A computed fold for a 97-nucleotide RNA from an uncultured Granulosicoccaceae bacterium, annotated as Glycine riboswitch aptamer. It matches the Rfam family "Glycine riboswitch aptamer". Rfam links the family to the GO term glycine biosynthetic process.

RNA sequence: UUAAGCUUGUUGGGAGAGCCCGUCGGUCAAAGCGACUGUACGGCGCCGAAGGCGCAACCGCCCGGAAACGCUCAGGCAAACGGACCAUCAAAGCCAG
Numbered sequence: 001u002u003a004a005g006c007u008u009g010u011u012g013g014g015a016g017a018g019c020c021c022g023u024c025g026g027u028c029a030a031a032g033c034g035a036c037u038g039u040a041c042g043g044c045g046c047c048g049a050a051g052g053c054g055c056a057a058c059c060g061c062c063c064g065g066a067a068a069c070g071c072u073c074a075g076g077c078a079a080a081c082g083g084a085c086c087a088u089c090a091a092a093g094c095c096a097g
Stems, first nucleotide, its partner, number of pairs: 005094004009089001011087003018044001020043004024038005045077003051073001052071003058065003
């Protein structure tokens, strides 16, 4: 003095699918019908871009790796949270001398 790349982090963007039905509890109302709510329970329907699993091209060598593809175990289906991935950064480290 030190580019690119990789890992972690900052910031911004970030899709999809029932805020479905019933039971129970709580609150409101109350003559009654009912409304809201819940890490509760049960049911059916759906989504996939946390994670996970499986394989294809391909890569490597005798059996492995492997996607935004497939599966839907998990997760999710109003908002919030999360979110692969993309960008950003006077940031930290590795490479790595």